This is a predicted structure of an 87-nucleotide RNA (c-di-GMP-I riboswitch aptamer) from Neobacillus cucumis. The RNAcentral record of the sequence draws on Rfam. The prediction has a mean pLDDT of 85.
RNA sequence: CGUACGAAAGGGCAAAGCCAUUGAAAAGUGGUGUCGCAAAACUAGAGGGGCUAAGAUUUUUAUAAAUUAUGCCAGCCAGUUACCGAA
Numbered sequence: 001c002g003u004a005c006g007a008a009a010g011g012g013c014a015a016a017g018c019c020a021u022u023g024a025a026a027a028g029u030g031g032u033g034u035c036g037c038a039a040a041a042c043u044a045g046a047g048g049g050g051c052u053a054a055g056a057u058u059u060u061u062a063u064a065a066a067u068u069a070u071g072c073c074a075g076c077c078a079g080u081u082a083c084c085g086a087a
Stems, first nucleotide, its partner, number of pairs: 005085002012037002017032006035075001041080003047077002049073003055068005
């Protein structure tokens, strides 16, 4: 120095819930909170997986139901890059 690995130190992020707000929803953003995380950083038009179904299509007298991403999730796997350095 590199790869694997995760002791210490300094710092970092923030699940659920609650409040506000945007959205049809999933979910996002801000606050609170602190379950956890060594990548809980980045990538969601060209790896897989998951969530939602406004609009559209089909069925239905209607209510409604089914299908569908062009909407989302990186704290599901994956890919890319990276701080510190005991054993």